[in-house]
Context: one part of a larger RNA
RNA sequence: GAGUAGCGAAAGACAGGUGAGAAUCCUGUCCACCGUAAGACUAAGGUUUCCUGGGGAAGGCUCGUCCUCCCAGGGUUAGUCGGGACCUAAGCCGAGGCCGACAGGCGUAGGCGAUGGGUAACAGGUUGAUAUUCCUGUACCAGUGUUAAUUGUUUGAGCGAAGGAGUGACGCAGGAGGUUAAGAGAACCAGACGAUUGGAAGAGUCUGGCCAAGCAGUGAGUCUGCCGAUGAGUAAAAUGCUUAUGGGCGUAAGGACAAGCUGUGAUGGGGAGGGAAGUUAAGUACCGAAGUCUCUGACAUCACACUGCCAAGAAAACCUUCUAGUGAGAUUAACACUGCCCGUACCGCAAACCGACACAGGUAGUCGAGGAGAGCAUCCUAAGGUGAGC
Numbered sequence: 001g002a003g004u005a006g007c008g009a010a011a012g013a014c015a016g017g018u019g020a021g022a023a024u025c026c027u028g029u030c031c032a033c034c035g036u037a038a039g040a041c042u043a044a045g046g047u048u049u050c051c052u053g054g055g056g057a058a059g060g061c062u063c064g065u066c067c068u069c070c071c072a073g074g075g076u077u078a079g080u081c082g083g084g085a086c087c088u089a090a091g092c093c094g095a096g097g098c099c100g101a102c103a104g105g106c107g108u109a110g111g112c113g114a115u116g117g118g119u120a121a122c123a124g125g126u127u128g129a130u131a132u133u134c135c136u137g138u139a140c141c142a143g144u145g146u147u148a149a150u151u152g153u154u155u156g157a158g159c160g161a162a163g164g165a166g167u168g169a170c171g172c173a174g175g176a177g178g179u180u181a182a183g184a185g186a187a188c189c190a191g192a193c194g195a196u197u198g199g200a201a202g203a204g205u206c207u208g209g210c211c212a213a214g215c216a217g218u219g220a221g222u223c224u225g226c227c228g229a230u231g232a233g234u235a236a237a238a239u240g241c242u243u244a245u246g247g248g249c250g251u252a253a254g255g256a257c258a259a260g261c262u263g264u265g266a267u268g269g270g271g272a273g274g275g276a277a278g279u280u281a282a283g284u285a286c287c288g289a290a291g292u293c294u295c296u297g298a299c300a301u302c303a304c305a306c307u308g309c310c311a312a313g314a315a316a317a318c319c320u321u322c323u324a325g326u327g328a329g330a331u332u333a334a335c336a337c338u339g340c341c342c343g344u345a346c347c348g349c350a351a352a353c354c355g356a357c358a359c360a361g362g363u364a365g366u367c368g369a370g371g372a373g374a375g376c377a378u379c380c381u382a383a384g385g386u387g388a389g390c
Base pairs, nucleotide, nucleotide: 012030013029014028015027016026017025031387032386033385034384039367040366041365045347046346049345050074051073052072053071054070055069059067060066079140080139081343082342083341084340086117087116091112092111093110097106098105099104121138122137123136124135125134141339142338143337144336145335146334147333148332149331150330151329158326159325163322164321165320166319171309172308173307174306177302178301179300182296183295184294185293186292188209189208190207191206192205193204210269211268214264215263216262217261218260221257222256223255224254225249226248227247229245230244231243232242233241234240273287274286310313353362354361369381370380371379372378
């Protein structure tokens, strides 16, 4: 320079409380803002920032009794969620091997490697902080044991390949249909209310009219020719698979898949509302009504199912089957028991991540209600969140 520029998009007011001290902290009442978000979940990343008690030097663009700051204590609970004890892709490593002055490069078998395949749990409640993890109720998967029944032991149950097969197994666009989620309405059902004003006990006003996995049944529909015989191939074998020839039956039976619905689950949960004792600890403990009908209707699901198109759209394991083989147990029911390691707090369009900052920037995915509307536009609102640190 100069107590100058600036104090980083934005609405606060009042009352009460706490306190040495309050525009800034807490509580309440109004007001205002977002509402395909400024709400909710989650991946990456961060790594304790989470919760409770205490503190105010510094950090906080003012203040501060407050904090994502400081101190102390606490907090992350899994057979089923995600990853591993399963599989493979790109890519990487790579026994032998090939190449190379050395170092090393390439690469077979083999292995590693998810962003993919496979894989058994749902609803409610609960904490100051965790919950598909704790608790309650109801399940499922794999295995072990006991009991019972059935079945098998050379007239061979069951298991079963590192082998043979099927399946897994896949693009995009379009349109139609089924169904559900979700929403709306109700003169129907239930509860509460009864007006300080001319009227209003009514078709009044307000609020609420739900529930999973599992198990059993049913099922819109979509796809598919089926059964013998005789050959051939499948490096051994096969009753399997593929295929050839000929025969029989045939357009509907059978088979496969399939959302949803119904019943049960549920004599349960939840539920508008009512509501104590008590006070340090309350709308807490506790009690708890109705639960129907009609309409709209998805970008969700059936399902890449159908039709069309050209750029012609992973692999392996699981699973099923076939033998080779192995072989004395196996199956069902009831009951009981067992179930390893890692992650799990919190932020996550942001003051906690990436931007030197509590920075008008950037950041993958999912849900995303109502009125008006073609609409995830736009405006106003619900649930929920917020009032931007002078």